[in-house]
Context: one part of a larger RNA
RNA sequence: UUGGGUCUAAAACAUCCGUAGCUUGUUUUAUAAGUCUCUUGUGAAAUCUUACAUCUCAAGUGUAAGGCGAGGAAGAGAUACUAUAUUACUAGAGACCGGAAGACGCAAAGAGUAUGAUUGAGGUAGUGGUAAAAUACUUUAAUCUCAAUUAGACUAACAACAGCGAAGGCACUUUGCGAGGACGGAUCUGACAGUGAGGGAUGAAGGCUAGGGUCGCGAAAGGGAUUAGAUACCCCUGUAGUCCUAGCAGUAAACACUGCUCACUAAACAUUAGUGCCUCCUCGAGAGGCAUUAGUGCUGUAGAGAAGUCGGAGAGUGAGCUACCUGGGAAGUAUAGUCGCAAGGCCGAAACUU
Numbered sequence: 001u002u003g004g005g006u007c008u009a010a011a012a013c014a015u016c017c018g019u020a021g022c023u024u025g026u027u028u029u030a031u032a033a034g035u036c037u038c039u040u041g042u043g044a045a046a047u048c049u050u051a052c053a054u055c056u057c058a059a060g061u062g063u064a065a066g067g068c069g070a071g072g073a074a075g076a077g078a079u080a081c082u083a084u085a086u087u088a089c090u091a092g093a094g095a096c097c098g099g100a101a102g103a104c105g106c107a108a109a110g111a112g113u114a115u116g117a118u119u120g121a122g123g124u125a126g127u128g129g130u131a132a133a134a135u136a137c138u139u140u141a142a143u144c145u146c147a148a149u150u151a152g153a154c155u156a157a158c159a160a161c162a163g164c165g166a167a168g169g170c171a172c173u174u175u176g177c178g179a180g181g182a183c184g185g186a187u188c189u190g191a192c193a194g195u196g197a198g199g200g201a202u203g204a205a206g207g208c209u210a211g212g213g214u215c216g217c218g219a220a221a222g223g224g225a226u227u228a229g230a231u232a233c234c235c236c237u238g239u240a241g242u243c244c245u246a247g248c249a250g251u252a253a254a255c256a257c258u259g260c261u262c263a264c265u266a267a268a269c270a271u272u273a274g275u276g277c278c279u280c281c282u283c284g285a286g287a288g289g290c291a292u293u294a295g296u297g298c299u300g301u302a303g304a305g306a307a308g309u310c311g312g313a314g315a316g317u318g319a320g321c322u323a324c325c326u327g328g329g330a331a332g333u334a335u336a337g338u339c340g341c342a343a344g345g346c347c348g349a350a351a352c353u354u
Base pairs, nucleotide, nucleotide: 004325005324006323007308008307012322014202015201016200017199021195022194023193025089026088029085030084031083033082034081035078036077037076038075039074040073042071048066049065050064051063052062053061054060092192093189094188095187096185097184098183104178105177106176107175108174109173110172111155112154115151116150117149118148119147120146121145122144126137127136163170164169207248208247209246210245211244212243216242217241221237222236223235224234259321260320261319262318263317264316267299269297270296271295272294273293274292275291276290277289278288279287280286303310304309327354328353329352337346338345339344
């Protein structure tokens, strides 16, 4: 508990697609459901107003008349808005065409430095590691140098404050197959749109199942140190894992701690991708400038805000739709349900306490 809120105080679903619902451009005509007007009857009593009566008066009570009245019902009209049907349109949306940009996805092929192993050659007593050491390796020849072969992982510089993607994320090169956005054109469709409860898809790392692979790194584990102790930090090893294929899982400080869409609202600078124009020109796929569209940043006006700060990429001014919040703890626990092989996920309290 609302005329309130959700960057940081509680609160934007991890992200997108999309069903119902809600909301929705311009225009013609019709209907009259919503809406508005009028009429009819209904609209208990008490309460309210007036008059009279009555308790000796009064409060009170009684009788009569009048008034009030949401709502729903019936009938007659109005037609601006909403709605329904219909007519047309192109400013929203989509399709199409054009030339650019991109670490966007999937697959295949190839390359590179480093590292390890094996073999061969050279070479001889230490190497390695640390604050210092030791464990460890080494005369069965190590460390070191050179060459060859081989294995798995990774992709320096370029690299940016850059780019792409819905998010997670994406970086050696080439090729193939796909996808999306921006810009420019204005050929087509003609409101086909926005959001989106349920639902579906995607979703880092770690984890699980099956099969491969295993260079390096490295939870667990073993050993050496340190220490009062040292289940750690440091050192030597090292299994799972990390990699690939096919599945499962479905969570993150999944963060910009900021839901999506539309319109409007000062400027300056930088940068990415287009387009148009101007100047220079060595005429080059060149250089510079101006305008404009879309993105990414950084200052900053108005305004907003508790402030930090935000500020045409809003946390400003408005509109549409969704999700969520309601003191701290107990607790993201218990229980029920549901999903999962499991680990666990989703949904999600209360007693009590303060």